RNA sequence: UCGUGCUAGGUGGGGCGCUAGGGGUGCCCUGAACCCGAAAUCCUCUACAAGCGGGACCGAAUUCCCCGCCCGAGGGGCAGCGUGACGCCGGCCUGAGGGUGGAUACGUGGUGUUGACGGUUGGGUCCUGCGCGGCGGAGCACCGCGAACCGGGUCAGAUCCGGAAGGAAGCAGCCCUAAGUGGAUCGUUCCGGGUGACGCAGGGCAGCCUGACCUGAGCCGGCGGCCAUCACCACCGGCGGCCAUGUUGCCUCGACGGCGGGGGCACGA
Repeated sequence: UCGUGCUAGGUGGGGCGCUAGGGGUGCCCUGAACCCGAAAUCCUCUACAAGCGGGACCGAAUUCCCCGCCCGAGGGGCAGCGUGACGCCGGCCUGAGGGUGGAUACGUGGUGUUGACGGUUGGGUCCUGCGCGGCGGAGCACCGCGAACCGGGUCAGAUCCGGAAGGAAGCAGCCCUAAGUGGAUCGUUCCGGGUGACGCAGGGCAGCCUGACCUGAGCCGGCGGCCAUCACCACCGGCGGCCAUGUUGCCUCGACGGCGGGGGCACGA
C1' cells in the first nucleotide's frame, strides 16, 4: 500500500415552546435525510441527563468525531420610530340623529262672521262657619228574658202568740221588677267623618269652566324650517401599554456550506 472480517460510531442538525433541568412528541427553519410502535391535564431521563421499545442498513470513510475561524437560512431578546385597533383626557369649528327652551318673520295644519282676540259683568271650581240630608257609634224610649235565701206584692200548707175572737213572721207557687242581657230599628238626644251633583252667610277670585252683554277678524309652537342650549356619536388634538403590525439599530442562538484538525483491532499478500 492492497485484500478480507470486525469494532467504536453513524443513518441528520438547529430555533421556539414545554420543563426545576436534559431529550422526544408539538410549531418553524434547513436539508439527499432508514423502517415500525407509544407519547400534551404527555413520554423518557437526572448534569455521564443530548430520548424510550423493536428491527434493518452502512461502517473506519468524500460518509465518523472534534474544536477554531468564515459565511449565514431562520428563531429569540432589548431599544427607537411609523401605522392600526383599543383605552383615557380635552375641544367644539363642522356633520347626523335626539332632548330641553324660545320665537309667528317663512311654509304647513287646525280653528273662526253658526263670531276669533280683547273688554265688562254674574255664577261655578277654592276656603271658613252654620243648617239640612246621608252614614257610623252611644244613650233614652219600645218588645222580651231576668233574683233558691240575702228585691217587691199576694202568700196555700206548715210554724209562732192568744182561753177565744184574732194576730205575726213567712217557704214553695203565681205576678212584678233591679243590675244585667237579647231583639227591633220606627221615634228621640248626643257624638264622629276620607260624608253630599243640597241650602244659607262670609271670604277669595292667579288659573280654568260657564251664562249675559260690548266689539268685529283674527287666533293656535300641533308639524317642518329658524334661534339658543344640553348629552351622545362622528370629527379634531394630546397621552398610555404584558395589544397587533411594519421598519431601523444593538445583543444572542444558529441549520446548510467553506477552510483547518483528529480517527481502531485481527488475519493474509